This is a predicted structure of a 356-nucleotide part of an RNA (small-subunit ribosomal RNA, central domain) from an uncultured prokaryote. RNAcentral holds the full RNA, with entries from ENA.
[in-house]
Context: one part of a larger RNA
RNA sequence: CUGGGCGUAAAGCGCACGUAGGCGGAUUUAUUGACAAGUUGGGGGUGAAAGCCCGGAGCUCAACUCCGGAACUGCCUGCAAAACUGUUUGUCUAGAGUCCGGAAGAGGUGAGUGGAAUUCCUAGUGUAGAGGUGGAAUUCGUAGAUAUUAGGAAGAACACCAGUGGCGAAGGCGGCUCACUGGUCCGGUACUGACGCUGAGGUGCGAAAGUGUGGGGAGCAAACAGGAUUAGAUACCCUGGUAGUCCACACCGUAAACGAUGGAUGCUAGUUGUCGGGCGGCUUGCCGUUCGUUCAGUGCCGAAGCUAACGCGUUAAGCACCCCGCCUGGGGAGUACGGUCGCAAGAUUAAAACUC
Repeated sequence: CUGGGCGUAAAGCGCACGUAGGCGGAUUUAUUGACAAGUUGGGGGUGAAAGCCCGGAGCUCAACUCCGGAACUGCCUGCAAAACUGUUUGUCUAGAGUCCGGAAGAGGUGAGUGGAAUUCCUAGUGUAGAGGUGGAAUUCGUAGAUAUUAGGAAGAACACCAGUGGCGAAGGCGGCUCACUGGUCCGGUACUGACGCUGAGGUGCGAAAGUGUGGGGAGCAAACAGGAUUAGAUACCCUGGUAGUCCACACCGUAAACGAUGGAUGCUAGUUGUCGGGCGGCUUGCCGUUCGUUCAGUGCCGAAGCUAACGCGUUAAGCACCCCGCCUGGGGAGUACGGUCGCAAGAUUAAAACUC
C1' cells in the first nucleotide's frame, strides 16, 4: 500500500463535544463561459548501465556472453479540452438551524419537607424465658430480657402507584413541594440560506469498588472473633462486628460500561400492541367510546433479502453511500521494558524470545 472482516468465531473506543482532515443539497448562475488545481488528449525532456521480457548471434549444447527491440507503469515542462470534482461569484429551499404556539416525562442541580419500618434511649404493664437452626451452640435475659403501650433520638431507603411504562449521549434517574436549568416531540410555516455529516489528536462526562481531608454512622456488612458443620472447613449456616455503604470537596477512569451490534443519511411487504402528540369524521351538550389517517418513541411476530448456523428483519445483522475505531492462529500477554497519568491501588500505550 492492499484484501477480507468486526451480534455469538479475533475485532465497535463506555459516552459525548469538537480541532485538523475526509466527505457533502438544488439550479441551464457565469449562454461560447470566470479560473484550470484534480481529470483527459497528444508533444518535448528525463527515466544510467546491467538485470527481467521478446527476437537474433557466439562458445559442440546449456549455463554464460554479445547485438537489437520492448519495457522502465514514474517525474518535470509547455500546449489544448471544459463534461465531472474543486476554486471564485450569484440564486434557491427539500438538509440544518432560528422564531411563535402547545405537549409529556424517576432528565439535571440546590433547598425544604412527609409517613411507614429499623435500631437505640426513657417510662408503664408483665414474668421466665428470648433468639437462632436441618438440629444445636456461641449470644441476650431475674441488674427484669422477649412481648406490649406511650414518649423521645438518629441515620438510611422511599412500600402501594409501577407497566417488555417514561426520561437521559452514555453512566444512570423513582416519596412530596419549591427555585433554577438541559434536551425531546407536535403544530404553524414567519425567518436564515448548505450554516451539514463524521471526527486522528484534544477536552469533558463516566456504575460499583478504592484513595485523601473533614463530617456522619440506624440498618447492612468485606476483614476479623466466636459457635456449628466436617476427616479437615482459612467456606456454605448461626451470633457478633470494623472499614465501607451516607454527606461535602478533591482524586481514580475502570465494568459482561451489553443490544456483546460506532455515528449520519436515503431506500425496501405486512400485521398486532403500547406510550406521547396532531388532523378529520360519526353518535353528541361535555367527558368518553368507536373508526380512518399521520408524526415521534418503545416492544412482539413476520415478506423479500441477509447469515456458517443461531437468528436479524422499516428500531436490519437487508440494499446503498460518507467518516471514524478495531481485527489478522493458540499460548507467552493485555504481560515485560520504556513513556504518560495517579497520593496509592493501579490505569493507559504496548512487544519479543520461546512454544504448540
Its mean pLDDT, the model's own confidence on a scale to 100, is 82.